[in-house]
Formats: sequence, structure tokens, C1' cells
RNA sequence: CUCGGAAAAAGGCAAACCCGCCGCGAGGCGGGGACGCAAAACCAGGGGCCUACCCCGUAGGCCGCCCAGUUGCCCGA
Repeated sequence: CUCGGAAAAAGGCAAACCCGCCGCGAGGCGGGGACGCAAAACCAGGGGCCUACCCCGUAGGCCGCCCAGUUGCCCGA
């Protein structure tokens, strides 16, 4: 560096749901909470899904839906 693995070890994240706040909304933030996750870290580039307005186009949202890109701990080859 590449590929594979997640048994062990050290850790990490946090679904649903509840509370508070923001938003027209999808949804986001914080707290609680854990369904799960070897990238459930980052990223809106591609696809997909969702929302709003106005009219069939524009703006917005979701990366824990997939692909791609960047980075990362352990073990093995």
C1' cells in the first nucleotide's frame, strides 16, 4: 500500500419512541433511549425516495437506501 475479517482488545456511532427547540413541510439540533452498525465517520457527485410552492418547473430534505470520492482503529494475508 492492497485485499479480507470483526473472534479478541481499545474504543466509536445511535434506529424506533419520548421531551424541548427550529422549520410551511420533508426534516434538523439538544437531552433521554438502543434497533442495530466494520466505517451507521465525512461528503448531496450519480441514482433513488421525500417535502413545499407554484404550475409540471423551481427550491429544499434524507448518506442508518445504493453507488462513487476522502479519511480512520485492531487482526490476518
The RNA shown here (c-di-GMP-I riboswitch aptamer) has 77 nucleotides and comes from Paraconexibacter antarcticus.
Of the family's consensus pairs, 94% are formed in the model.
It matches the Rfam family "c-di-GMP-I riboswitch aptamer". About the family: GEMM was predicted in a large-scale screen for bacterial structured RNA regulatory elements.
The source organism's lineage runs through Bacteria, Actinomycetota, Thermoleophilia, Solirubrobacterales and Paraconexibacter.